[in-house]
RNA sequence: AGAGUUUGAUUCUGGCUCAGAUUGAACGCUGGCGGUAUGCUUAACACAUGCAAGUCGAACGGUAACAGCAGAGCUUGCUUUGGCUGACGAGUGGCGGACGGGUGAGUAACGCGUGGGAAUCUGCCUGGUAGCGGGGGAUAACAUGGAGAAAUUCAUGCUAAUACCGCAUACGCCCUACGGGGGAAAGGAGGGGAUCUUCGGACCUUCCACUAUCAGAUGAGCCCGCGUCGGAUUAGCUUGUUGGUGAGGUAAUGGCUCACCAAGGCGACGAUCCGUAGCUGGUCUGAGAGGAUGAUCAGCCACACUGGGACUGAGACACGGCCCAGACUCCUACGGGAGGCAGCAGUGGGGAAUAUUGGACAAUGGGCGAAAGCCUGAUCCAGCAAUACCGCGUGUGUGAAGAAGGCCUGAGGGUUGUAAAGCACUUUCAACAGUGAAGAUUGGUAGAUUGAUUAAUACUCUUUUUACUUGACGUUAACUGUACAAGAAGCACCGGCUAAUUCCGUGCCAGCAGCCGCGGUAAUACGGAAGGUGCAAGCGUUAAUCGGAAUUACUGGGCGUAAAGCGCGCGUAGGCGGUUUUGUCAGUCGGAUGUGAAAGCCCAGGGCUUAACCUUGGAACUGCAUUCGAUACUGCAAGACUAGAGUAUGGUAGAGGAGAGUGGAAUUCCAGGUGUAGCGGUGAAAUGCGUAGAUAUCUGGAGGAACACCAGUGGCGAAGGCGACUCUCUGGCCCAAUACUGACGCUGAGGUGCGAAAGCGUGGGGAGCAAACAGGAUUAGAUACCCUGGUAGUCCACGCUGUAAACGAUGUCGACUAGCCGUUGGGCACAUUUAGGUGCUUAGUGGCGUAGCUAACGCGUUAAGUCGACCGCCUGGGGAGUACGUGCGCAAGCAUGAAACUCAAAGAAAUUGACGGGGGCCCGCACAAGCGGUGGAGCAUGUGGUUUAAUUCGAAGCAACGCGAAGAACCUUACCAGGCCUUGACAUCCAGAGAACUUACCAGAAAUGGUUUGGUGCCUUCGGGAACUCUGUGACAGGUGCUGCAUGGCUGUCGUCAGCUCGUGUCGUGAGAUGUUGGGUUAAGUCCCGCAACGAGCGCAACCCCUAUCCUUAGUUGCCAGCGCGUAAUGGCGGGAACUUUAGGGAGACUGCCGGUGACAAACCGGAGGAAGGUGGGGAUGACGUCAAGUCAUCAUGGCCCUUACGGCCUGGGCUACACACGUGCUACAAUGGCCGGUACAGAGGGUUGCAAUAUCGCGAGAUGGAGCUAAUCCCACAAAACCGGUCGUAGUCCGGAUCGGAGUCUGCAACUCGACUCCGUGAAGUCGGAAUCGCUAGUAAUCGUAGAUCAGCAUUGCUACGGUGAAUACGUUCCCGGGCCUUGUACACACCGCCCGUCACACCAUGGGAGUUGGUUGCACCAGAAGUAGGUAGUCUAACCCUCGGGAGGGCGCUUACCACGGUGUGAUCAAUGACUGGGGUGAAGUCGUAACAAGGUAGCCCUAGGGGAACCUGGGGCUG
Repeated sequence: AGAGUUUGAUUCUGGCUCAGAUUGAACGCUGGCGGUAUGCUUAACACAUGCAAGUCGAACGGUAACAGCAGAGCUUGCUUUGGCUGACGAGUGGCGGACGGGUGAGUAACGCGUGGGAAUCUGCCUGGUAGCGGGGGAUAACAUGGAGAAAUUCAUGCUAAUACCGCAUACGCCCUACGGGGGAAAGGAGGGGAUCUUCGGACCUUCCACUAUCAGAUGAGCCCGCGUCGGAUUAGCUUGUUGGUGAGGUAAUGGCUCACCAAGGCGACGAUCCGUAGCUGGUCUGAGAGGAUGAUCAGCCACACUGGGACUGAGACACGGCCCAGACUCCUACGGGAGGCAGCAGUGGGGAAUAUUGGACAAUGGGCGAAAGCCUGAUCCAGCAAUACCGCGUGUGUGAAGAAGGCCUGAGGGUUGUAAAGCACUUUCAACAGUGAAGAUUGGUAGAUUGAUUAAUACUCUUUUUACUUGACGUUAACUGUACAAGAAGCACCGGCUAAUUCCGUGCCAGCAGCCGCGGUAAUACGGAAGGUGCAAGCGUUAAUCGGAAUUACUGGGCGUAAAGCGCGCGUAGGCGGUUUUGUCAGUCGGAUGUGAAAGCCCAGGGCUUAACCUUGGAACUGCAUUCGAUACUGCAAGACUAGAGUAUGGUAGAGGAGAGUGGAAUUCCAGGUGUAGCGGUGAAAUGCGUAGAUAUCUGGAGGAACACCAGUGGCGAAGGCGACUCUCUGGCCCAAUACUGACGCUGAGGUGCGAAAGCGUGGGGAGCAAACAGGAUUAGAUACCCUGGUAGUCCACGCUGUAAACGAUGUCGACUAGCCGUUGGGCACAUUUAGGUGCUUAGUGGCGUAGCUAACGCGUUAAGUCGACCGCCUGGGGAGUACGUGCGCAAGCAUGAAACUCAAAGAAAUUGACGGGGGCCCGCACAAGCGGUGGAGCAUGUGGUUUAAUUCGAAGCAACGCGAAGAACCUUACCAGGCCUUGACAUCCAGAGAACUUACCAGAAAUGGUUUGGUGCCUUCGGGAACUCUGUGACAGGUGCUGCAUGGCUGUCGUCAGCUCGUGUCGUGAGAUGUUGGGUUAAGUCCCGCAACGAGCGCAACCCCUAUCCUUAGUUGCCAGCGCGUAAUGGCGGGAACUUUAGGGAGACUGCCGGUGACAAACCGGAGGAAGGUGGGGAUGACGUCAAGUCAUCAUGGCCCUUACGGCCUGGGCUACACACGUGCUACAAUGGCCGGUACAGAGGGUUGCAAUAUCGCGAGAUGGAGCUAAUCCCACAAAACCGGUCGUAGUCCGGAUCGGAGUCUGCAACUCGACUCCGUGAAGUCGGAAUCGCUAGUAAUCGUAGAUCAGCAUUGCUACGGUGAAUACGUUCCCGGGCCUUGUACACACCGCCCGUCACACCAUGGGAGUUGGUUGCACCAGAAGUAGGUAGUCUAACCCUCGGGAGGGCGCUUACCACGGUGUGAUCAAUGACUGGGGUGAAGUCGUAACAAGGUAGCCCUAGGGGAACCUGGGGCUG
């Protein structure tokens, strides 16, 4: 410090997620030791048991228990007596139980933090001053008696005090009217020389205690400034309320309380209400600012079962005190009582979860005490827990045969791995044994000693010192020794983020997952293993906080299009504010002082072996307060100025606003004239109107609405908006020149006004248009688009509504920052004959553009640049601008405005493609122009379907369907039935036997089985070996079984279309662009020119083959002109090499030449020459890629599957079925023809398991026979159409030939299923074919025959090849299809076979409404009123004091009044839960209906509004361009 995730890719916006640190944690797996910390975060739920606050006999009366002493009785070790001593139960009294310890319920508060303040109290402690005299009456204990189960209590009697009460005294103290008045106490212990004594003591002295008071210290109470969570869907709250006077009350101020008076007080700087919460030092995180938090430790507060209350006291309204009420628990004799762990342990419960019913007062501290000492669950220790932090260990060295085993493997090896074993060494920790600090001399006891006090060498205190003594922890820490490598390693992860990979299993299953995402048969992502990586006595997971997140932005963000500028003004509060002078010093800045507790953090030291930890010092605590100073800036006060702002004067322009009036054109309607059959409307129609006279046309009239041309990125207005003309009233801008005022300004939360269209109310008006509605069309439907009608409405007046894509999607104001070109209004200057021009300036309004900005697009003096002031708004998408609440509105609705839940995206701009019922250019038998077909018939063939035991399998739009198959009777054959084989029909290895091979017979459908004849070979080093056959064993063979979506190879297709890319450079943040676009041209990215490009590659073209002309070479089997021979005739022969031809080599064609066009180019057009002319014709040749295209059944091949079968052999059957549908063909329907007869002319092939002539036979298929030919020689082999002649005469025919009957031929083991052919007979459909559709542009279509492959046979119809005859047409590119280039839009990128919207149906989830129901909180009104306090007081009781002895003062009880807790009644508010039913929302696998949106999305879309409709939506009005 960043990373992953939206996309095909990119940049940005923006959310989600991860890596870090942390925790009082929990859970899973694992677990050696020690140190130091920490340990109910939940039920402030309920608690059994024990302990947690006592102490003082030196305050007191005393003596229940214990011990001692003394005495008595005697039974001689027992009883008893004596408070005599140590002590001490219970009691009186004092001090302490207000500390310490716990918890965080309540509390949003002077509660806390911080800093101040005045009107207070303060036990014990410290210091000072003054005292401590003299009396009195009770009472507990105790005793006796009584009540009660108990708790407890009553009566009588006795008694003490440092308990209680008068009196005296009063320096100081308190009150005061300044005269005066008032108020206190207590003793106890130790010691003691004189003196006195009732022998107790007095007295003296010391210490302690006591009283009063002053001061201090400590602690506490009170007041104030500032700070201290969220909600405005809580906006008004308050009557003791705010203040005053007086009184009461308190320790003290104060409405704290009361009486009276006044009517105030708080609040947008957030009162009141609601929710939540103890606050702080600190802790965690963070670079910091911040954010979160408030365990342990420390300070403060609050609470102690819940609520209320006071008493005592220095201090409480009191955790282990009291009273009352309530809930709960316990005891009970049912009458009544007892209790309060949020002390320490512990129990139950709750919970994911948190410890021992331990030891000790040794230390530290606290209470009491004179002290010893006692008490102390405070505390110190121990126990439990890896809960956290820190430290240590689980060995070290050597060791390659790189062991075994595991895992992987191209089979060689690699890895685990120096790891282990082995050898050598060490012993921390743990174990055992021994030694052994420090925490403790501060203390205590007994001596000695110094000083103080004193009359005193007593006593007491103090200093120093000697001896003895005190440790829970503790079997301590530490040290030494002994022995053994001995006792001690796991957890998570390994697709990316993120360090670390392979095998097996599984097969969208099981499962994983923090995000993206893995898993559908080769998973580095699931599970296991091996290996690796990380951390390590821990490791992971979960939860939580901060960080990363600049993702709430103070530091430090934004608002044209991503979320975000209020529709626009005016203006209140507030914020901000021009130049200058003086003053002030509030802000600001500086110094000083006080404070900012300690601990913690940080720095430097020190102590534990180190560290954690502990400790000392420093720094810091960024704050607050006081004070002194500075005065630039801001503020404040006073004064001055004119540059901001405004006023006055004079002008210009204008659809600025309101009211009144006027005008013409047009539509419609009415009346009349002319006139006749249609009009109107549409893509085409129909509804509609019209012979009752329309439309058209003319004249006249009525009425309403809107104002053509002018008209313009022109004008005006704040915006909405404003358009005929005239008048009246009225607002604002602008310009020029001077004068005046003197900061009067800017913005603007609330507030208030204006505010298109639609809509609402009342009353008018109503021509046209036109939601709704009706009809006609369109359509699968058409609640639409189109048409004919048509009502609200549109118009006016007066009210309401308050919203729009109210947009520049850009708030207002001000300043600054290059220019150029238009245009509107004004002014100035120059020149000018006019028209008009040029320049400057100012206010608007447009286009382009520099710098700069921006993610980009773009903006750019009219900023989205650089700055300032103020306001508004945003914080992922959906849910949702919805629900609830509130306000406004007549309503429609508007404003404000959530949450649950859900997703990992949603989005902006730009890029490359693809697509468009977008555009431009161009091409192609693409259309058009033609010729011939298919679709109708019969048949052939293939496919689907059906059937079947099987009808084997594959191919599926073009690009499957006469396709694989260039040939299924058996074989083929993969299918079916049956019969058989199991190392196998085939390959390799091993063992044994045998030559191999061969003859014949039997059974059987055959496979096969049985029997049988002949035969002994080749090489040899004599051991044997090679080939072959049989048998046996196991490795293995075998599979046309599956996966073409695991693959290779091959192929189809776009497409023989002209495209597809790269290097360097340049441009862009980038994806990418440029080049490759543009102007021409071409069949072509072909070429030329231009150009931030310059070059290059794969394609195109050419090079290759065939063909067309010529030359040359060579002539056999081919040829024969000339010469010769010969024949009936024939190159038959001699010969020839001319021609034809054959097959080698060359020539030729290149836009080369001429003219024109073009840009002087490329090129095109025309022409010449030429056999051929503009790639001459044809072929081969197929760029980058697309279709998971086809093929596992050609072959090869991974994986999976079968192994007496999914392998192999055989016979028979099937692939040939047949209601039907489709494709491709053949033959026809006839006269351009059929039939008969005659007569011509090819090319290219094939042939020895072959082609086969002549000849003979047969009507024929063919048979017999075999010359010739291994082929320019012989054969297949007569080409056919054509031509000539004849016949038929438009008919189901002399067309057509299917079908069927009969008879044959050939091949073949075999033609039944199921071959081809021949002859005789039979003679079906069919008379040119609906919608639709195919091929072809020249030697082509059409038509005619020939040959070949496969092949025993079978194609007259398929395929491939060959030649013969041989056309028509192309104006042209509007349209259909396909393609190329450029451009445009896009919400598509699996790319339009895309994407995507809404209703309906089903399931689940959360939520709103809901008759209500239940519960919590709370307001108001009223009832009620325990305990207690205060006031009053009939009643009653009464020790201290007074008394005149009667009583009084004072007090208690009782009663009563006031206040008040619980409780109750009524009525509201609010929150939560629940509720039949119901509303929408979200999410779900392939459901239903449509097609709304994205392209001109097929009616451009969207916004507001109104109506309508199953639904998306449609229509009307206005608006926007996104």